[in-house]
């Protein structure tokens, strides 16, 4: 150097054809229990790596940048 993949909650990862950012784990809190854990039940918790563009409307499309994986040379 060149190809391609990954970045979204603390943490692991989904988001289809561009139309209200989910789920699990962890967290709190209720509730259950003689208690504690385990099941229930709720709440919080996101600049969707970062910057620009296209669109009425972008996590999703482009563009260029960053970090981490692999390949080739």
């Nucleotide at each position: 150097g060149c190809c391609g993949g990954a970045g979204u909650a603390a943490c692991u990862c989904a988001g289809c054809u561009g139309g209200u950012a989910g789920a699990g784990u962890a967290g709190c809190u209720c509730a259950c229990u003689c208690g504690u854990a385990a099941c229930g039940a709720g709440c919080a918790a996101g600049u969707c790596g970062u910057g620009g563009g296209u669109u009425c409307g972008a996590g999703u499309c482009c563009c260029a940048u960053c970090u981490c994986c692999g390949g080739c040379u």
The RNA shown here (transfer RNA) has 73 nucleotides and comes from a Candidatus Saccharimonadota bacterium. Rfam family: tRNA. From the family's description: Transfer RNA (tRNA) molecules are approximately 80 nucleotides in length. By type it is a transfer RNA. The prediction has a mean pLDDT of 83. The sequence was found in a public genome assembly.